[in-house]
Predicted 3D model of a 174-nucleotide RNA (Lysine riboswitch aptamer) from Clostridium polyendosporum. Rfam family: Lysine riboswitch aptamer. Rfam describes the family as follows. Riboswitches are metabolite binding domains within certain messenger RNAs that serve as precision sensors for their corresponding targets. Model confidence (mean pLDDT): 76 of 100.
């Protein structure tokens, strides 16, 4: 001190990530629906196909009874640091009448983590998530100034996780 190596082993980063055949808790909603009276008329669902409707739908009014899923906090456990989310291709499986959707792997691109603003989208939602463009903090490494004094402090400036820090085994070379 370089190769093998974008490889191997074990770490760090913090409101750090994500999963649960879980648990509670708010929204969701007194909404959707169902029943009942009462007015009252020609259409109504729906992308298409097709269904329902003068035996009065849909849609209103007044009572009675009334949700649930997806999402979202909380504990709690587990697995973990491409943790993980997201575009795009293709290929399987499910549902469907078809169109459409989802689910799962495959190969590929972008993102270091968090938080925020603003647009757009999805949604019941100001929660929440994604894109897109901006702003702060916060690790890490490089460079560059100053201090102190031999590895550290602090301040700027850039870059990415195919990274960073440590350790080992083999070769080579001083």
């Nucleotide at each position: 001190a370089c190769c093998u190596a974008g490889g191997g082993u074990a770490g760090a980063g913090g409101c750090g990530c994500u999963a649960u055949a879980a648990g509670c808790u708010a929204a969701u909603a007194g909404u959707a629906c169902u029943c009942a009276u009462c007015a009252g008329u020609a259409g109504c669902u729906g992308g298409c196909a097709a269904g329902c409707a003068u035996u009065g739908a849909u849609g209103g009014a007044u009572g009675a009874g009334a949700a649930a899923a997806g999402g979202a906090g909380c504990u709690a456990u587990a697995g973990c640091c491409g943790a993980a989310g997201a575009g795009g291709u293709u290929g399987u499986u499910u549902u469907g009448g078809c169109a459409a959707a989802a689910a799962c792997a495959a190969c590929u691109u972008c993102u270091g983590g968090c938080u925020u603003u603003g647009c757009a989208u999805a949604u019941a939602a100001c929660a929440u998530a994604u894109g897109c463009a901006g702003g702060g903090c916060u690790g890490u490494c490089a460079c560059u100034u100053a201090a102190a004094g031999u590895u550290u402090u602090a301040a700027g400036u850039g870059g990415a996780g195919a990274g960073c820090u440590a350790c080992a085994a083999g070769g080579u070379u001083a």